[in-house]
Context: one part of a larger RNA
RNA sequence: UUGCAGUUAAAAAGCUCGUAGUUGAACUUCUGGACGUUUGUGUAGUGGCUUCGGUCGGUGCACAGGCGUUCAUCCGUCUGAGAACCAUAUACGGCCUUUAGUGGUCGGUAUGGGGAUCAGGCACUUUACUUUGAAAAAAUUAGAGUGUUCCAGGCAGGCAAUCGCCUUGAAUACACAAGCAUGGAAUAAUGGAAUAGGACUAUGGUCCAUUUUGUUGGUUAUUGGACCUUAGUAAUGAUUAACAGGGACAGUUGGGGGCAUUAGUAUUUAAUUGUCAGAGGUGAAAUUCUUGGAUUUAUUAAAGACUAACUUAUGCGAAAGCAUUUGCCAAGGAUGUUUUCAUUAAUCAAGAACGAAAGUUAGGGGAUCAAAGACGAUCAGAUACCGUCCUAGUCUUAACCAUAAACUAUUCCGACUAGGGAUUGGUCGGGUCUUUCGAGCCCGAUCAGCACCUUAUGAGAAAUCAAAGUCUUUGGGUUCCGGGGGGAGUAUGGUCGCAAGGCUGAAACUU
Numbered sequence: 001u002u003g004c005a006g007u008u009a010a011a012a013a014g015c016u017c018g019u020a021g022u023u024g025a026a027c028u029u030c031u032g033g034a035c036g037u038u039u040g041u042g043u044a045g046u047g048g049c050u051u052c053g054g055u056c057g058g059u060g061c062a063c064a065g066g067c068g069u070u071c072a073u074c075c076g077u078c079u080g081a082g083a084a085c086c087a088u089a090u091a092c093g094g095c096c097u098u099u100a101g102u103g104g105u106c107g108g109u110a111u112g113g114g115g116a117u118c119a120g121g122c123a124c125u126u127u128a129c130u131u132u133g134a135a136a137a138a139a140u141u142a143g144a145g146u147g148u149u150c151c152a153g154g155c156a157g158g159c160a161a162u163c164g165c166c167u168u169g170a171a172u173a174c175a176c177a178a179g180c181a182u183g184g185a186a187u188a189a190u191g192g193a194a195u196a197g198g199a200c201u202a203u204g205g206u207c208c209a210u211u212u213u214g215u216u217g218g219u220u221a222u223u224g225g226a227c228c229u230u231a232g233u234a235a236u237g238a239u240u241a242a243c244a245g246g247g248a249c250a251g252u253u254g255g256g257g258g259c260a261u262u263a264g265u266a267u268u269u270a271a272u273u274g275u276c277a278g279a280g281g282u283g284a285a286a287u288u289c290u291u292g293g294a295u296u297u298a299u300u301a302a303a304g305a306c307u308a309a310c311u312u313a314u315g316c317g318a319a320a321g322c323a324u325u326u327g328c329c330a331a332g333g334a335u336g337u338u339u340u341c342a343u344u345a346a347u348c349a350a351g352a353a354c355g356a357a358a359g360u361u362a363g364g365g366g367a368u369c370a371a372a373g374a375c376g377a378u379c380a381g382a383u384a385c386c387g388u389c390c391u392a393g394u395c396u397u398a399a400c401c402a403u404a405a406a407c408u409a410u411u412c413c414g415a416c417u418a419g420g421g422a423u424u425g426g427u428c429g430g431g432u433c434u435u436u437c438g439a440g441c442c443c444g445a446u447c448a449g450c451a452c453c454u455u456a457u458g459a460g461a462a463a464u465c466a467a468a469g470u471c472u473u474u475g476g477g478u479u480c481c482g483g484g485g486g487g488a489g490u491a492u493g494g495u496c497g498c499a500a501g502g503c504u505g506a507a508a509c510u511u
Stems, first nucleotide, its partner, number of pairs: 004482001006480001007463002012479001014354001016352002021347003025240002031072014046057004076122006085113006092107005126189003129184002132181002141173002145155002157166003199233004204228006244344001245341003249336002252333002257329004263307002267303006274296001278289002315322002359400006369393001373389004412477002415470002418454003423449010458465002484511003493504004
């Protein structure tokens, strides 16, 4: 690994990006004929041996292969040596034969063919995988033989009993990473010709070097290399365009984001105004405010917050999250496309960005509400629920913090499996209204969403689930994470933080 789980039992990182890692679309030589040789299987008839169970041969046909030659469609190439074998010649030899060096056969020699094999030069895509072989201690394991009296064992032993004999036995298998040799070429990688410094053929040039020409020296030539020029040959040389991905373009779409601007009522406070005895608040009260006019009414003003109804199982955003108007700025999705690139992709240790609320630091602002605190009640008690007041905070700027039942308690990407009606966005096509064309409204199709309903020949412990299905008929890719309950997300160490704390994270003991 085969082969566990992760909605609710233990468990998917809050979310996105991202390097190493892991994984990754399809396509390129497929096939056929003839001849020779050879192996296996089946079948027909046949010959030996036979313990009648079989076993060993040879012949024909069919099928399936292997090897060689050849044609379509090249198997590295060049140089040299070269066995078997075949052909021709022979004024060569032996034997048999003939009237006869007539004919045959076996050799010898020479020439030509042949090419088992060997050596050298030049060129060569490289692996994984798989086959076979060599190599690789024994004991163990499996297993053959053998009457340790059986067996566990042992590697012995048996026959003959005079010599000795059994060419006695002491098998065989398995032995997986890696390494060596070897056949295969499917599968998976990798390489080649794009500024042609590409292949092949030929011409010409430049440079270098060994050997041989009796010796030494020189120039050429030859031979063997390297590089360049010119010309020619060729079907000359770029695979598709993935219901993979990226980019461009078009009209859209959204309560996505940032900055500015603008609106609405409410609340509280303040000013002015009218009236007059209560007002608040509660289950009932009280704390509280009130002729210095509370509460209430009216007219204004200011402040800070918030964005009702419309508001939906609707939209957008990676998540957190996002709702007054208008403008500006950049961004995104889906759709459309006979546009473009051509594997650019998927998921991701390390690392990085964002991340509700609360909290921290320094400013601003402080209307409302309101931890802590103070009272009034209730109560056996109340350090609470109810009421009155009120500080931090709540709002904002600049910086931290990095956690939530951050929940769909359900990683991300891809494929398939079932029926339905709604709905959002785009596109396409009809109909209706309109004098026509837009825009509405209605009906279809299609792509992409948020969800829902009904059913499972599916799944599940069930609740339930079109995914939680396609799982004992177990393998699409990839990341994280869990292993009884407590101790414990504690101690300790490390690291981050101003702190609060975060991340990583045990054990003893207990049950």